[in-house]
RNA sequence: ACUGAAAAAGGCAAACCUGUCGAAAGGCAGGGACGCAAAGCGACCGGUCUAAGGGUUUUUCCUAAGACAGCGGAGCCACCAGAU
Numbered sequence: 001a002c003u004g005a006a007a008a009a010g011g012c013a014a015a016c017c018u019g020u021c022g023a024a025a026g027g028c029a030g031g032g033a034c035g036c037a038a039a040g041c042g043a044c045c046g047g048u049c050u051a052a053g054g055g056u057u058u059u060u061c062c063u064a065a066g067a068c069a070g071c072g073g074a075g076c077c078a079c080c081a082g083a084u
Base pairs, nucleotide, nucleotide: 001084002082003081004080011036012035016031017030018029019028020027021026034070040076041075044073045072046071047068048067049066050065053062054061055060
């Protein structure tokens, strides 16, 4: 450098529950493990989600601004191992 088959050290932690922040999506902390070889980092591209506020006037429309890296792509950094 390549690869993640096998094994191992170590790591992360979905749903759900509790607390807390937020208008919401969702974040954070604790519990908890469905899974993960980048499930480490960051919204650059695509995608998805929310919609304070406004229009409308009775359930829809638009949107400031956000959210998701455990949706895909690209980027950056890194542990262990060896079917190379």